[in-house]
Context: one part of a larger RNA
RNA sequence: CUGGGCGUAAAGCGCACGUAGGCGGAUUAAAAAGUUAGAGGUGAAAUCCCAGGGCUUAACCCUGGAACUGCCUUUAAAACUAGUAGUCUAGAGUUCGAGAGAGGUGAGUGGAAUUCCAAGUGUAGAGGUGAAAUUCGUAGAUAUUUGGAGGAACACCAGUGGCGAAGGCGGCUCACUGGCUCGAUACUGACGCUGAGGUGCGAAAGCGUGGGGAGCAAACAGGAUUAGAUACCCUGGUAGUCCACGCCGUAAACGAUGAAUGCCAGUCGUUGGAUAGCAUGCUAUUCAGUGACACACCUAACGGAUUAAGCAUUCCGCCUGGGGAGUACGGUCGCAAGAUUAAAACUC
Numbered sequence: 001c002u003g004g005g006c007g008u009a010a011a012g013c014g015c016a017c018g019u020a021g022g023c024g025g026a027u028u029a030a031a032a033a034g035u036u037a038g039a040g041g042u043g044a045a046a047u048c049c050c051a052g053g054g055c056u057u058a059a060c061c062c063u064g065g066a067a068c069u070g071c072c073u074u075u076a077a078a079a080c081u082a083g084u085a086g087u088c089u090a091g092a093g094u095u096c097g098a099g100a101g102a103g104g105u106g107a108g109u110g111g112a113a114u115u116c117c118a119a120g121u122g123u124a125g126a127g128g129u130g131a132a133a134u135u136c137g138u139a140g141a142u143a144u145u146u147g148g149a150g151g152a153a154c155a156c157c158a159g160u161g162g163c164g165a166a167g168g169c170g171g172c173u174c175a176c177u178g179g180c181u182c183g184a185u186a187c188u189g190a191c192g193c194u195g196a197g198g199u200g201c202g203a204a205a206g207c208g209u210g211g212g213g214a215g216c217a218a219a220c221a222g223g224a225u226u227a228g229a230u231a232c233c234c235u236g237g238u239a240g241u242c243c244a245c246g247c248c249g250u251a252a253a254c255g256a257u258g259a260a261u262g263c264c265a266g267u268c269g270u271u272g273g274a275u276a277g278c279a280u281g282c283u284a285u286u287c288a289g290u291g292a293c294a295c296a297c298c299u300a301a302c303g304g305a306u307u308a309a310g311c312a313u314u315c316c317g318c319c320u321g322g323g324g325a326g327u328a329c330g331g332u333c334g335c336a337a338g339a340u341u342a343a344a345a346c347u348c
Base pairs, nucleotide, nucleotide: 004319005318006317007302008301012316014201015200016199017198021194022193023192025088026087027086028085029084033081034080035077036076037075038074039073040072041071042070049065050064051063052062053061054060091191092188093187094186095184096183097182098181099180103177104176105175106174107173108172109171110154115149116148117147118146119145120144121143125136126135162169163168206247207246208245209244210243211242215241216240220236221235222234223233258315259314260313261312262311263310266293267292268291269290270289271288272287273286274285275284276283277282278281297304298303321348322347323346330341331340332339333338
């Protein structure tokens, strides 16, 4: 190399788009590059192998054969693959008619609640805890009523409900905009799948500049607890959380399960369509999602099971004992934090 694997044992890139490459539907014709068969040439000698022979034997040497699995030329075959010239519609896409949705971006707007400010009523407590204290309050707190300011998040609806490639997305309205599903007939005619490099998107935290700052809250301060308490509990509280622009590029980025296609028993829910039947709001069928259970089958077991971890094919990524170590060095990227690529000695 071949071979074996990747839900939980080591192992699926966080996700997509896409270059090269790899793979690729049905059918016809001619041609014959790969392919197959025959023939011819060549494949030096030595070596290896086989049969004999010569040195007293052996190593060694000699003779003959086979082999040298290759290459070239030529004749033929035409199933498969590739190429050429056509045709087709089952894959893929376009068109038309409907439909659902927290998909995205921007602008506007609403109510509840917390906090603060002003004013009224009112008086001695309020907070907080296992119990307390720090804390607030006679300079009038807490409570209650009215008015105002400001920021952030959107109760109920709400649902193993919906949408999105993933991250993710939830008050309401408008504008712009991406994708998806169903039904229909017409059109294009393999235009497809995957995808090394590459490019883009990518929670939270963090970073830069400028705003904003109600609540919450790393750090920090104080009060408790405790043997101690650099914690858990309490009172405060700054970055941050929010907005704009730029960076970072990582997560238990999880379904710990790469993408695509085909095939393989069912039952019960639920979401969005379509069709039919009628009791007009139910039943049946079907397509696309999303769940529960459960055959065949798979699995070391747990479990998975038409949304596969089943049966197959194509392409990519990754794994090879534990520690050292996702570390050192070097490279690339970054303002930095660091990210990425990625060993060895040694040790068990």